[in-house]
Annotation
A computed fold for a 477-nucleotide part of an RNA from an uncultured prokaryote, annotated as small-subunit ribosomal RNA, 3' major domain. Its Rfam family is "Bacterial small subunit ribosomal RNA". Its family is annotated with ribosome and structural constituent of ribosome in the Gene Ontology. RNAcentral holds the full RNA, with entries from ENA.
Context: one part of a larger RNA
C1' cells in the first nucleotide's frame, strides 16, 4: 500500500425497531434434488440456481431411448452426365423409403449451348446442441445507482509510495463552500432523454356536447357547435428565485408566502475504476481437441408429464370484514384481416349455426370485479372449502391414450391461521379487485402490463446485515 480485527468513534440503507400482510402447517400447481427408467436430453447450484434459459414439450419442437433406414449425405460452393419444373393415381411399408404409372415438354440462345429445377456418379467437402466458458469474442449477473475510481504538472521520500482524494462544515452525492504543497484535468454523480402531475397556443375526426333546433320507447341519433373533455405537436411552470432565522459575511438548514406542483415532485431509462478463472462453447461466433457408413441425417413409438421422499417460489382455501341467490354503478391499458367477430337464433352450458362491421378514437374482442341495495344461511367441517373419482359432452388439430384446456349431472378428501425460523413493503407505496398482451392450433395459477378500492407504523440508531469514510492493531499480502 492493502486485506482482516467478537478495535474506536462517525455517517448511510425497509438492515434492525414501530406497523400490515404472508411463507413455513392443508390440498393443487411448478422448478429443482433424489430415486426410477431403454431414456427420463442439456445447462443454471449461498446471496446473485430451482414458475431460471423455456414469451407457451400431445406429433413437431427434441437436442434424450427403442426400432427401421441412409452414406458426398437433411443443408453450401465446385465438375460430369441424363432429364424441363411440376403433377394424377396404385401397390408394399408404422413411416422414412421402394416400384409402378398419367398428365406436361415451358424460358432465353449467336442453335454449340445457357437460366432455374429435379435425378444420377466423382471427389474436394458437408455436417456436429460433441469436450474444454480454466483457450477465447460478445452479451449478462453481481457488489451497486454505491460514491467512488484514477490522470498530467508540481511537491515530499533512498524507494515501494504519499500529496492531490486528507480537515471544517454540508449533501442523496468526492453534492458544494471555507481551509490546505499543491494546482488542474478525465471516468463517474447531477442535469441533458422518456413518462406523470398543472396552464396556454394550435388542430376538430372516427373523439366532444355547453348553448340552439330536429326526432326517437331511448341512445350526440341528426342539423349544427369549437365552449368544455379528449387526442397530439409546440411553449410555459420550479430556480432555494422570494421573506423570516440558524450559520463563518460561506455553502448550506430550518420555517413561511405564492403556487397544480417545493426542495432531486413521483416514475422509469441511464450501472465509473473494478470483484466473483460469477454465468453462457445449447442464441450466435471462435482457437484447439475429438466423430467422419458416424458423435452425421431420415423417419415411427416412446421419453423430456415417472414417484417410498426433500426443498424453493405460487394459487386456493380453512370463512360471517363471509358463502349463496336477486338487483344495480363506475375503469385503464392492449389486441384484431390466416384474425377480432356483433344482432339474431339455438343448447342449462363448454359451444355451435348465420355471419352484419372492421386494416380499426369509427366495427369487436367487452358483462370489468371487488363495491353498493335487497334476501338467505347462524358457527356447524357448515349452503365454508375445493382436490379426488365416476358419468355424460365441447372446442382446437392429421391425431387428446400415454399426455390439452373447459363445461354440465354426481362425489365431495385435506384443511379450523400453521413449530423452530424466514419474507415483502415507507403513499396512491402495502393489503385486496378485476382487465388486458406476449408465447400460442390449442394449453397459465407463471411472466409483462393496466386500472378500481385503499391503510397501519417509523420513538429512535444500543442491537442482527450489508455498504462509505477517517483512525489503530497485525507473526497475513
Nucleotide at each position: 500500500u492493502g486485506a482482516c480485527g467478537g478495535g474506536g468513534g462517525c455517517c448511510c440503507g425497509c438492515a434492525c425497531a414501530a406497523g400490515c400482510g404472508g411463507u413455513g402447517g392443508a390440498g393443487c400447481a411448478u422448478g429443482u434434488g433424489g430415486u426410477u427408467u431403454u431414456a427420463u436430453u442439456c445447462g443454471a447450484c449461498g446471496c446473485a440456481a430451482c414458475g431460471c434459459g423455456a414469451a407457451g414439450a400431445a406429433c413437431c419442437u427434441u437436442a434424450c431411448c427403442a426400432a427401421g433406414u441412409c452414406u458426398u449425405g437433411a443443408c453450401a460452393u465446385c465438375c460430369u452426365g441424363c432429364g424441363a419444373a411440376c403433377u394424377u393415381u396404385c401397390u408394399a411399408g408404422a413411416g422414412a423409403u421402394a416400384g409402378a404409372u398419367u398428365g406436361g415438354u415451358g424460358c432465353c440462345u449467336u442453335c454449340g449451348g445457357g437460366a432455374a429445377c429435379g435425378c444420377a456418379g466423382u471427389g474436394a467437402c458437408a455436417g456436429g446442441u460433441g469436450c474444454u466458458g480454466c483457450a477465447u469474442g460478445g452479451c449478462u449477473g453481481u457488489c451497486g445507482u454505491c460514491a467512488g475510481c484514477u490522470c498530467g504538472u508540481g511537491u515530499c521520500g533512498u524507494g515501494a509510495g504519499a500529496u492531490g482524494u486528507u480537515g471544517g462544515g454540508u449533501u442523496a452525492a468526492g453534492u458544494c463552500c471555507c481551509g490546505u504543497a499543491a494546482c488542474g484535468a478525465g471516468c463517474g454523480c447531477a442535469a441533458c432523454c422518456c413518462u406523470u402531475g398543472u396552464c396556454c397556443u394550435u388542430a376538430u375526426u372516427u373523439g366532444c356536447c355547453a348553448g340552439c333546433a330536429c326526432g326517437u320507447a331511448a341512445u350526440g341519433g341528426u342539423g349544427g357547435g369549437a365552449a368544455c373533455u379528449u387526442u397530439a405537436a409546440g411553449g410555459a411552470g420550479a430556480c432555494u428565485g422570494c421573506c423570516g432565522g440558524u450559520g463563518a459575511c460561506a455553502a448550506a438548514c430550518c420555517g413561511g408566502a405564492g403556487g397544480a406542483a417545493g426542495g432531486u415532485g413521483g416514475g422509469g431509462a441511464c450501472g465509473a475504476u473494478g470483484u466473483c478463472a460469477a454465468g453462457u462453447c445449447a442464441u450466435c461466433a471462435u482457437g484447439g481437441c475429438c466423430c467422419u457408413u458416424a458423435c452425421g441425417a431420415c423417419u415411427u413409438g416412446g421419453g423430456c408429464u415417472a414417484c417410498a421422499c426433500a426443498c424453493g417460489u405460487g394459487c386456493u382455501a380453512c370463512a360471517a370484514u363471509g358463502g349463496c341467490c336477486a338487483g344495480u354503478a363506475c375503469a385503464a391499458a392492449g389486441g384484431g384481416u390466416u384474425g377480432c367477430g356483433a344482432c339474431c337464433c339455438u343448447g342449462c352450458g363448454a359451444g355451435g349455426g348465420u355471419g352484419a362491421g372492421c386494416u380499426a378514437a369509427u366495427c369487436u374482442c367487452a358483462u370489468a370485479a371487488a363495491c353498493c341495495u335487497g334476501g338467505u344461511c347462524g358457527u356447524a367441517g357448515u349452503c365454508c372449502g375445493g382436490a379426488u373419482u365416476g358419468g355424460a359432452g365441447u372446442c382446437u388439430g392429421c391425431a387428446a391414450c400415454u399426455c390439452g384446456a373447459c363445461u354440465c349431472c354426481a362425489u365431495g378428501a385435506a384443511g379450523c391461521c400453521g413449530g423452530a425460523a424466514u419474507c415483502g413493503c415507507u403513499a396512491g407505496u402495502a393489503a385486496u379487485c378485476g382487465u388486458g398482451g406476449a408465447u400460442c392450433a390449442g394449453c397459465a395459477u407463471g411472466c409483462c402490463a393496466c386500472g378500481g378500492u385503499g391503510a397501519a407504523u417509523a420513538c429512535g440508531u444500543u442491537c442482527c446485515c450489508g455498504g462509505g469514510a477517517c483512525u489503530u492493531g497485525u507473526a497475513c499480502a